Source information
A computed fold for a 350-nucleotide part of an RNA from an uncultured Candidatus Berkelbacteria bacterium, annotated as small-subunit ribosomal RNA, central domain. Its Rfam family is "Bacterial small subunit ribosomal RNA". Its family is annotated with structural constituent of ribosome and ribosome in the Gene Ontology.

[in-house]
Context: one part of a larger RNA
RNA sequence: CUGGGCUUAAAGGGUGCGUAGGCGGCCAUGAAGGUCUGAUGUGAAAUCCCACGGCUCAACCGUGGAAUUGCGUUGGAAACCACAUGGCUUGAGGAAGACAGAGGUGAGCGGAACUAAUGGUGGAGCGGUGAAAUGUGUUGAUAUCAUUAGGAACACCGGUGGCGAAAGCGGCUCGCUGGGUCUUUUCUGACGCUGAGGCACGAAAGCUAGGGUAGCAAACGGGAUUAGAUACCCCGGUAGUCCUAGCCGUAAACGAUGAGCACUAGACUGAGGAGACCCCCACAUCUUCUCGGUCGUAGCGAAAGUGUUAAGUGCUCCGCCUGGGGAGUACGGCCGCAAGGCUGAAACUC
Numbered sequence: 001c002u003g004g005g006c007u008u009a010a011a012g013g014g015u016g017c018g019u020a021g022g023c024g025g026c027c028a029u030g031a032a033g034g035u036c037u038g039a040u041g042u043g044a045a046a047u048c049c050c051a052c053g054g055c056u057c058a059a060c061c062g063u064g065g066a067a068u069u070g071c072g073u074u075g076g077a078a079a080c081c082a083c084a085u086g087g088c089u090u091g092a093g094g095a096a097g098a099c100a101g102a103g104g105u106g107a108g109c110g111g112a113a114c115u116a117a118u119g120g121u122g123g124a125g126c127g128g129u130g131a132a133a134u135g136u137g138u139u140g141a142u143a144u145c146a147u148u149a150g151g152a153a154c155a156c157c158g159g160u161g162g163c164g165a166a167a168g169c170g171g172c173u174c175g176c177u178g179g180g181u182c183u184u185u186u187c188u189g190a191c192g193c194u195g196a197g198g199c200a201c202g203a204a205a206g207c208u209a210g211g212g213u214a215g216c217a218a219a220c221g222g223g224a225u226u227a228g229a230u231a232c233c234c235c236g237g238u239a240g241u242c243c244u245a246g247c248c249g250u251a252a253a254c255g256a257u258g259a260g261c262a263c264u265a266g267a268c269u270g271a272g273g274a275g276a277c278c279c280c281c282a283c284a285u286c287u288u289c290u291c292g293g294u295c296g297u298a299g300c301g302a303a304a305g306u307g308u309u310a311a312g313u314g315c316u317c318c319g320c321c322u323g324g325g326g327a328g329u330a331c332g333g334c335c336g337c338a339a340g341g342c343u344g345a346a347a348c349u350c
Base pairs, nucleotide, nucleotide: 003322004321005320006319007304008303012318014201015200016199017198021194022193023192025088026087027086028085029084030083033081034080035077036076037075038074039073040072041071042070049065050064051063052062053061054060091191092188093187094186095184096183097182098181099180103177104176105175106174107173108172109171110154114150115149116148117147118146119145120144121143125136126135162169163168206247207246208245209244210243211242215241216240220236221235222234223233258317259316260315261314262313263312266295267294268293269292270291271290272289273288274287275286276285299306300305323350324349325348332343333342334341335340
């Protein structure tokens, strides 16, 4: 080098963009680098293999052949790979028209609830639990009404619904802005796929600086429970949760299922378009494209299951695995303010 694998047994990178590289549609012509073929030179001898022979046999030795799978030179072939030139439209992209959407970002606005403050009514409890107590209340609580202030989140609609590469996105309006789908087949003419490194994005928690703080709530204090109770339950409560700027770069970052293309029974269903049918419109019905689900055939699978959204059948590219523990540890390196992250062993042991 070669093997077998990666939903759940070890194993898909958190996600995207993209460099090198790898791989790549149809037709024609040319040249001949790879490829194939002929000739020729070389490929020392010995060894190995074959045939015959010599020592009485054998080992051993001799003669001849084969082999030496390679390389050089030269003649040829042109299907395939690579190359050059020209062309094509189905892959890809653009254009025009239409459409859906919690896609992103900035600003403004709204109501319900909550807490607090002030005022009114009222007068003894409230709150909390399995039961209690801590707590709170005659300095007037709880309840109720009014006014004011504040912060955070947006009930119903709401849906195996939609959008986004993933993380994720949900009140309303406006500005800016990304992507997608359908129809026409109008333009370009292979411009494509993947992607080691790299760059960007990346929940929550955490960190730095400045603000903000209603509710909730690690830590912490108290009350209970208990043998104990550094918990579960209760009363409080600070970081934090929120905003701005920066860092961190991890998650059961999950469909535990990488991306792309092609092919391979159906049935039902949700969402977004387009068309046909109908005298016209609408509904219904049918067809078609895209996205989201349920069931299921063949097949696959150890089974569970999966099954046109494949885990089926094939091709291309990347990542990863190779018994359990030691260990995602040590050491080194890189990154980080730190917390720590990335890379990542061995001894030993079963």